[in-house]
RNA sequence: CGGGCUGUAGUGUAAUGGUCGCACGAGUCCUUCGGGAGGAUUUAGUCCGGGUUCGAAUCCCGGCAGCCCGA
Numbered sequence: 001c002g003g004g005c006u007g008u009a010g011u012g013u014a015a016u017g018g019u020c021g022c023a024c025g026a027g028u029c030c031u032u033c034g035g036g037a038g039g040a041u042u043u044a045g046u047c048c049g050g051g052u053u054c055g056a057a058u059c060c061c062g063g064c065a066g067c068c069c070g071a
Stems, first nucleotide, its partner, number of pairs: 001070007010024004018054001025043006047063005
């Protein structure tokens, strides 16, 4: 310098262009003499900027970061 892949909640992982879900975690409450286990409820997310579309996590363009390949 060129090419490819990946980027979603604190962590891991889903999502035919049509309400971003699940598990763990965290907070509160119930249960207990206390803890653990269990139950209820809440919390928090699409890497950034544009474009297409009635509608974008998804499609297109440009960037950023990580990984891989080549030179």